A computed fold for a 114-nucleotide RNA from a Bacillota bacterium, annotated as c-di-GMP-I riboswitch aptamer. Its Rfam family is "c-di-GMP-I riboswitch aptamer". Rfam's curators write: GEMM was predicted in a large-scale screen for bacterial structured RNA regulatory elements. Of the family's consensus pairs, 95% are formed in the model.
């Protein structure tokens, strides 16, 4: 240096769950806790996953225009199409937001044994 984790020692990480904060959330911090881990250390670089503030597209509705149709005509009324704009209610979509304790990749690491 490579492999490997039977036993063994120093010891280390902390899942669920509670509590505070911190986020739109997804998640994250700290304490308690311990399920489980020989990289459950670090990295979001490739797959995945998970959220959707923002955006964007529809749905709703409001108010101008427009042409057309019903109406002998006027008033009036269906539905169409432009713009604008309200609730930001619902719905698709969307990372620039997460996850390293999904899988791979890199990178450094403790005893052991071979």
């Nucleotide at each position: 240096a490579c492999u490997g984790g039977a036993a063994a020692a120093u010891g280390g990480u902390a899942a669920a769950c509670u509590u505070u904060c911190c986020g739109a959330a997804a998640g994250g911090a700290a304490a308690g806790g311990g399920c489980a881990c020989a990289a459950a250390a670090c990295u979001a670089c490739g797959g995945g996953u998970c959220u959707a503030a923002g955006g964007u597209a529809g749905u709703u509705u409001g108010g101008c225009g427009g042409a057309c149709c019903u109406g002998a005509c006027c008033a009036a009324g269906a539905g169409c199409c432009g713009c604008c704009g309200a609730a930001c209610a619902c719905u698709g979509c969307u990372a620039u937001g997460a996850c390293a304790g999904c899988c791979g990749g890199g990178u450094u690491a403790c005893c052991c044994a071979g």